[in-house]
RNA sequence: CGAGUUUGAUCCUGGCUCAGGAUAAACGCUGGCGGCGUGCCUAACACAUGCAAGUCGAACGUCCUUGUCUGGCCUCGCAAGAGGAGAGGCAAGGGAGUGGCGGACGGGUGAGUAAGACAUGGGUGACCUGCCCUCAAGUGAGGAAUACCGGCGAGAAAUCGCCGACAAGACCGCAUAAGCUUCCCGCUCUUGGCUGAGCGAGAAGCAAAGGACUCCUUCGCGAGAAGGAGGCCGCUUGAGGAUGGGCCCGUGGCCGAUUAGCUAGUUGGUGAGGUAAAGGCUCACCAAGGCGACGAUCGGUAGCUGGUCUGAGAGGACGAGCAGCCACACUGGGAUUGAGAACGGCCCAGACUCCUACGGGGGGCAGCAGUGAGGAAUUUUCGGCAAUGGGGGCAACCCUGACCGAGCAACGCCGCGUGCAGGAAGACAGUCUUCGGAUUGUAAACUGCUUUACUGGGGGAAGAGGAAGGACGGUACCCCAGCAACAAGCCCCGGCUCACUACGUGCCAGCAGCCGCGGUAAUACGUAGGGGGCGAGCGUUGUCCGGAGUAAUUGGGCGUAAAGGGCACGCAGGCGGUCUGCGGCGUUUGGGGGAAAAGCUCUUGGCUUACCCAAGAGAGCAGCUCAAAGACGGGCAGACUCAGAGGACCAGAGAGGGACACGGAAUUCCGGGUGGAGCGGUGAAAUGCGUAGAGAUCCGGAGGAACACCGAAGGCGAAGGCAGUGUCCUGGCUGGCUCCUGACGCUCAGGUGCGAAAGCUAGGGGAGCGAACGGGAUUAGAUACCCCGGUAGUCCUAGCCGUAAACGAUGACCACCAGGUGUGCGGGGUAUCGACCCCCUGCGUGCCGGAGCUAACGCACGAAGUGGUCCGCCUGGGGAGUACGGUCGCAAGAUUAAAACUCAAAGGAAUUGACGGGGACCCGCACAAGCAGCGGAGCGUGUGGUUUAAUUCGAUGCAACGCGAAGCACCUUACCAGGGCAAGACACGCACUUGCACCAGUCAGAAACGGCUGUCCCUUCGGGGCGGGUGCGCAGGUGCUGCAUGGCUGUCGUCAGCUCGUGCCGUGAGGUGUUGGGUUAAGUCCCGCAACGAGCGCAACCCCUGUCGUCGGUUGUAAGUUUCCGACGAGACUGCCGCGAGUAACGCGGAGGAAGGUGGGGAUGACGUCAAGUCAGCACGGCCCUGACGUCCUGGGCGACACACACGCUACAAUGGUCGAGACAGAGGGGAGCCAACCCGCGAGGGGGAGCCAAUCCUGUCAAACUCGAUCUCAGUUCAGAUUGCAGGCUGCAACCCGCCUGCAUGAAGUCGGAGUUGCUAGUAACCGUGGGUCAGCACACCACGGUGAAUACGUUCCCGGGUCUUGUACACACCGCCCGUCACACCACGAAAGUCGGCAACACCUGA
Repeated sequence: CGAGUUUGAUCCUGGCUCAGGAUAAACGCUGGCGGCGUGCCUAACACAUGCAAGUCGAACGUCCUUGUCUGGCCUCGCAAGAGGAGAGGCAAGGGAGUGGCGGACGGGUGAGUAAGACAUGGGUGACCUGCCCUCAAGUGAGGAAUACCGGCGAGAAAUCGCCGACAAGACCGCAUAAGCUUCCCGCUCUUGGCUGAGCGAGAAGCAAAGGACUCCUUCGCGAGAAGGAGGCCGCUUGAGGAUGGGCCCGUGGCCGAUUAGCUAGUUGGUGAGGUAAAGGCUCACCAAGGCGACGAUCGGUAGCUGGUCUGAGAGGACGAGCAGCCACACUGGGAUUGAGAACGGCCCAGACUCCUACGGGGGGCAGCAGUGAGGAAUUUUCGGCAAUGGGGGCAACCCUGACCGAGCAACGCCGCGUGCAGGAAGACAGUCUUCGGAUUGUAAACUGCUUUACUGGGGGAAGAGGAAGGACGGUACCCCAGCAACAAGCCCCGGCUCACUACGUGCCAGCAGCCGCGGUAAUACGUAGGGGGCGAGCGUUGUCCGGAGUAAUUGGGCGUAAAGGGCACGCAGGCGGUCUGCGGCGUUUGGGGGAAAAGCUCUUGGCUUACCCAAGAGAGCAGCUCAAAGACGGGCAGACUCAGAGGACCAGAGAGGGACACGGAAUUCCGGGUGGAGCGGUGAAAUGCGUAGAGAUCCGGAGGAACACCGAAGGCGAAGGCAGUGUCCUGGCUGGCUCCUGACGCUCAGGUGCGAAAGCUAGGGGAGCGAACGGGAUUAGAUACCCCGGUAGUCCUAGCCGUAAACGAUGACCACCAGGUGUGCGGGGUAUCGACCCCCUGCGUGCCGGAGCUAACGCACGAAGUGGUCCGCCUGGGGAGUACGGUCGCAAGAUUAAAACUCAAAGGAAUUGACGGGGACCCGCACAAGCAGCGGAGCGUGUGGUUUAAUUCGAUGCAACGCGAAGCACCUUACCAGGGCAAGACACGCACUUGCACCAGUCAGAAACGGCUGUCCCUUCGGGGCGGGUGCGCAGGUGCUGCAUGGCUGUCGUCAGCUCGUGCCGUGAGGUGUUGGGUUAAGUCCCGCAACGAGCGCAACCCCUGUCGUCGGUUGUAAGUUUCCGACGAGACUGCCGCGAGUAACGCGGAGGAAGGUGGGGAUGACGUCAAGUCAGCACGGCCCUGACGUCCUGGGCGACACACACGCUACAAUGGUCGAGACAGAGGGGAGCCAACCCGCGAGGGGGAGCCAAUCCUGUCAAACUCGAUCUCAGUUCAGAUUGCAGGCUGCAACCCGCCUGCAUGAAGUCGGAGUUGCUAGUAACCGUGGGUCAGCACACCACGGUGAAUACGUUCCCGGGUCUUGUACACACCGCCCGUCACACCACGAAAGUCGGCAACACCUGA
């Protein structure tokens, strides 16, 4: 720092997505150790249990226990003595109570709060402050109560009542008053200012509490008591400090205007009250204010900050932990105590919960643990007060879930480990494989070494101050010993993005952050091997920042991508000409203060390192204050201007606006005349009008609307818009010259006005036109386009509406920055008699164009250039300019203006194609002009369909259908039925074995197969050859995929095209060249040209043919010079002439010539298109079958037949049929062949055998149409020949299914073919026969050959196909495209819905503290 994704490709706009960092996280898989941190984000939901705030006997009385002391009493005992009860004093411990201090700190939470909060800087001359510190002065003398307690009573309890007694540092008077408070008077001082401070005099008021200890004295028998002295702890008053607070002010930090007005103690005053204290804080009276577009009020959300995360920064987001402040403590309210107020205080109300004897009571974990619930989710009912800190106490000490520690959790960060070195036979195994190998991989094994961690043993801290006392903890750490031992996973591997193969699956299962993968060869699914990344973690999900310059201050835009308001005026606001002075608000500089600590940066240090911690230094905008500067901006004052703006004067142009009046042409209507059959309308018609007289024509009249020509690229206006002529009223603009004002300016949210057409209200008007509507056509339909009618409306007056592609899709104003050329209206100049012309200049309005700008198109002094000021608007597409709400409107509706949901795009400009019932040019038997056909009939063949055991398979618009098939009886054959085979019908190799393998005969059988009989060759004697058998590797498949392929082929199309190198142009796709002007069959050639060249195509080179020459010639001929055959050569090149034409290419005509402008024909098929055809010709990847999907055999089928289509043959007859006679080819073929003569047969054919491997012989005397003659005479015929019967022939193992031919007999349809459709432009079509391949046989097919031999082409409008240029495009699978709406089904989101449940608010009513 970027990347992916819109397109066939490109540039731009623009959204979506990804890579980074972070996290109080959660989930999945996995998990060795330690340190430091962190751990209910949800239900401020409810809480069992324990603990979290007490302490002081040195304030006070009392009770209990124990001890001790003192003196008495009772019982037993003769006594000594023993036992018991009890009193007083003291000591120790304990209980509750009075009293003091503390429970206002510490700890928790973030509900509320948008300001009484917080942050920051100030003020308090408007205040308070317990405990603590300093200073000053005191602490005298009294009194009355009360809790505990005792008695009685109520209650289940909690607790309470009455009576009685008693203490204090509790409470209350009194005294004293240094002093304090209040009031009055006087003086001084401070300050911007005062209700302030100080001093003096006077009046009134105001204090206190004691306690323990030591020593001494006195008293008591004694325990002990009293007094005095001392310092200590307290107490009171005052002054000051410190600390902590209260209150006030400036500034700052969320969203919504679909919340625009809010406010009655409200704003201010006077007086009073209240408070520690200012203040409407409260009250009475008076005034009517206060806040708000710089956003009041209302609604939503939210604790604020230091900081945290991110970011280059500016920013954005967040506010866990730590720290400061605030708020809260079940919810709401209230006071009391106190220096200070309420988490673990009180009272009231409410909800919930617990106890209950039902009368009544108790409770508040948002303290630490813990429980339930909620949730994706968050820990132990731990140890200790040893440290730090806090409360009480003189102290000892007590309390402290604050805190210090431990436990749980990979939740985060940091550190360590799971070994190190050697080790190639590159082991086994796995995976892949082109089978060679590659890879896992020095990895392992194995050898040597080490012991961090771990385990066992031993020692053992610091943290604690002057002895003892350490929760952590027998912990950290140290030493010894032991074993490489106990310790690796997770995600990913199509692109982005590091990392690839195999198998499985087959739009299934699944993946996916975006683009997208998966429909049989998936690097994207699943698994495996391998690889990549990170590593005790790795992924996923959520959230934030970044990338996103995608809200743009830094740092964006608005002609066409989203975006200029329809236009103007204009308040607020923003911005503003020249000069001088003042002042110092902004601004700048310097100083001060402050910005808590932590955090951040740097340095150093302490934990083995790091995280972490400590110390020091630094950074930390702004706001506060002091001083300075005086440019610039603002302020105040003064001045300037022919510098901005405005005015006066003189001219000028104009469809600028309003009102009134007038005019002619035309349409329509009305009246009359003439006239007599149609008119009108259309692509063609019809509806319509017309003999009741239309249309046409003439005359007269009525009425409404609009103003031809001029007229334009013109003029005017702010825009909308404005057009006959005249008059009146009126706005703006321009020019000229001098004078005047003196910055008076520009823009403009809100506001106001204007605002086409349509529409609305009321009243007029209504000729033409004309939504709606009626009719006629068109059409599949035609609620349209066309026609005939026709109502609103269009017009006028008054009022509304307020929108348009209201467009230059371009806001207004100002300045600057090359030109050229028109046009409208002015001014000036030279010249001229004058004008025109010409030159200069101002304002408007067009075109072209340079720089510059732009994504491009384009804009270009009227900018979309370069700058300035102000306003409006945009932020992906759809939903939607829609819903709701508000405002406006009579309504129609306008304006303001969302969200859910959904998509991975939607777009702009340009490029190349393709396409167009777009344009231009051109070509082709493409049409036209012709000839012959097809489509109708019968038959043949092919196909579809149907049928069948099977009717094998393929080919399917042109470009499948007499196609693969150049020959289906068996074979072929792939299909079906049945019968068989098992290394196989066929190939190669190895090992073993064998010589009954082949052939012939015979038996059974449909055959295959099987049984029986007969039988190898060579040899150097080792064996080899040829076979059979067994086993192992393997064969075989016309099984699938032509969408995995090679090769070959069809088609566009023998169409003229398709490209490249370099250069140039363009940001780029791409263009140029190849376009243009001519010309050609042709991208053929010429000319021109930012192109110059080149390649594949075209043409030519090749073959056949047409003329001639030379040479040669057998098997040709009677003869061969001419014919014929072969070889070689010549010939044709627009070469010559004329014209088009004034160049070139070229065209037209002519001469000569056998042939003339590529002479005719063939072969030859560019880049590519159709996933065109073929796995069944062959080859080949993958998949599939293996007693079968292989192979053999017999029989059947491929030949079926209601139908439909395609290609042909034969006909329908007289241009003919039949009979007779006669004539002329070319090119082929022949050895399992062609077959002569001759003989037999009506014939097919048979016999026969000569000749010929072929210019020799045969086909073959070759032909037929043709010519001549005869007959038939228009008919289903002497046409036509299907079908059928009989009799024969040939081939073949075999003609039943299922061949061809012959003879006789039979004699069907058919009388020239609907819509439609095919071929052909000359030796062509048509007609006629001949040959060949295939082949045993079978040809109406196919491929060749010759014979006879036409007609027509005006022409390119139209149909089809194609080429070039151009244009439009929302198409690119490319018009067989794209795409819109309804409907059907499913799903999602948002609504409605009979209802149902709940919340909030208002009103009414009931109950009621």
Predicted 3D model of a 1409-nucleotide RNA (small-subunit ribosomal RNA) from a soil metagenome.
Its Rfam family is "Bacterial small subunit ribosomal RNA".